RNA sequence: UAUAGAUAAAGCCAAACCUAUUGGUAGAUAGGGACGGAAAGCUACGGGUCUUCAACAGAUAGCCGGGUUGCCUUA
Repeated sequence: UAUAGAUAAAGCCAAACCUAUUGGUAGAUAGGGACGGAAAGCUACGGGUCUUCAACAGAUAGCCGGGUUGCCUUA
């Protein structure tokens, strides 16, 4: 440096649901809360799905893939 995630340690994130705010909606933000996650960090590039639906536009990264950054350990 690249690959891998069996073991160990330090940690990290946070589903559903509830409350408040926000949006026409899908949804998002904050707090609580943990179903789970080795990138459940970031990115809307490709596909899928959802909102809207004539088109445009928007959402989803915890749907799949790609790109990119990162902790620890073993080989």